Large-subunit ribosomal RNA, domain VI from a freshwater metagenome, 254 nucleotides, folded computationally. RNAcentral holds the full RNA, with entries from SILVA.

Context: one part of a larger RNA
RNA sequence: UGUUGGAAAAUUGAGAGGAGCUGACUUUAGUACGAGAGGACCGAGUUGGACGUACCGAUGGUGUUCCAGUUGUUCCGCCAGGGGCAUUGCUGGGUAGCUAAGUACGGACGGGAUAACCGCUGAAAGCAUCUAAGUGGGAAGCCUCCCUCAAAACAAGUUUUCCCUAUUAGGGUCGUGGAAGACUACCACGUUGAUAGGCUGGGUGUGUAAGGGCGGUAACGCUUUGAGCUAACCAGUACUAAUAACCCGAUUGG
Repeated sequence: UGUUGGAAAAUUGAGAGGAGCUGACUUUAGUACGAGAGGACCGAGUUGGACGUACCGAUGGUGUUCCAGUUGUUCCGCCAGGGGCAUUGCUGGGUAGCUAAGUACGGACGGGAUAACCGCUGAAAGCAUCUAAGUGGGAAGCCUCCCUCAAAACAAGUUUUCCCUAUUAGGGUCGUGGAAGACUACCACGUUGAUAGGCUGGGUGUGUAAGGGCGGUAACGCUUUGAGCUAACCAGUACUAAUAACCCGAUUGG
C1' cells in the first nucleotide's frame, strides 16, 4: 500500500515447516522347533543412549551492581574507621537474570492408499495360472494423525461488537517503562495513575557492623547482637517523572 465505508477483537486452514531414531533387560518360555547342541515368532512390561522442546522449584555454574576476610601502598592531619590503586588486587560465599551437567516432557497409538512379496476367484488356453474382468493382505517409506507458522490463500476468507456528520469508534506523535528488543516492531502504563525511580515493609545473601562497656601488659576475647549492611526479587505507598498539547481518522459506503 492492498484486501472497496471505518475500527477493535476472535477465528477457519489452502499451503509451508518441524518431528520421525534406537539398545538392553524381564516375561511369555527353556515353551514351539530340534536327536542333541541350541533356541524363537507373536504378545506384555521395565529401563537406557543419542536427539529435540520447555523450564529454573530442587542440584550446581555464572553473578566485575551484594556481604565478609585479607596483603602492599596512598589519601582522608593522627588513633579508630574508611576511600582509591594493585587482573574484580587476592580469597570465601551469594540474590535476580541467564543457564546444564539439572528438572519435566516428546518420538506414540490409530486410519487410508501402496512397494517388493503373499493370496482368493478366474478365463484367454475344457488343464494350469495372484490378472486379463473382479477382489484381499502387505513396510521405519507415501497421505493423514501430533507440534509450529499461516488470508498478499490477489478467489486477499469467516464470526462478533462498535461508529457514521461532530469532531465520534479508533489509531498515532510524545512521555514512564518491560521476563519485548540491534533499529523498528511488540506489550504495560500515562493522574479516573502503581509504568519506572524513591521511600516503607518483607524476602534473600553475608555472617555477630560501628560506637560503647567489661576482661587482658598486649595480640585479642566477651557483651550490647544473628548484629549491621543487603543488586536485579515480592508487596505497599503518588514523594519524583509519565504535564499540557498536537496529528491522522467514516460523509451510509468505488